[in-house]
RNA sequence: CAGGUCGAGAGGCGCUGCAACGGGCACAGGCCCGCCACGCUCGACCCCGCACGAUCCGCAACAAGGGCGCCUCCCAUCG
Numbered sequence: 001c002a003g004g005u006c007g008a009g010a011g012g013c014g015c016u017g018c019a020a021c022g023g024g025c026a027c028a029g030g031c032c033c034g035c036c037a038c039g040c041u042c043g044a045c046c047c048c049g050c051a052c053g054a055u056c057c058g059c060a061a062c063a064a065g066g067g068c069g070c071c072u073c074c075c076a077u078c079g
Stems, first nucleotide, its partner, number of pairs: 003046007010072006018039001021034005038065001
């Protein structure tokens, strides 16, 4: 780095729908139907490959995003 598991990012309702996924039809690689707004980021671990001999420990502080509409909750400020 890739893949997977778990945790976190305050919490819901409705709508549309891309990708992925499922089904059908085609087979120049598309179309239709269904489902669908954590698919993102951070942390820990599993696993694997590579690199390195690179430091380790403790303390303190701490995220950023996520279509549209509405609601709840939390904090601050103003009236």
This is a predicted structure of a 79-nucleotide RNA (SAH (S-adenosyl-L-homocysteine) riboswitch aptamer) from Allokutzneria sp. NRRL B-24872. Of the family's consensus pairs, 100% are formed in the model. Rfam family: SAH (S-adenosyl-L-homocysteine) riboswitch aptamer. Gene Ontology terms of the family: S-adenosylhomocysteine metabolic process and regulation of gene expression. The literature on the family includes a 2008 paper in Mol Cell by Wang et al., "Riboswitches that sense S-adenosylhomocysteine and activate genes involved in coenzyme recycling". Model confidence (mean pLDDT): 76 of 100.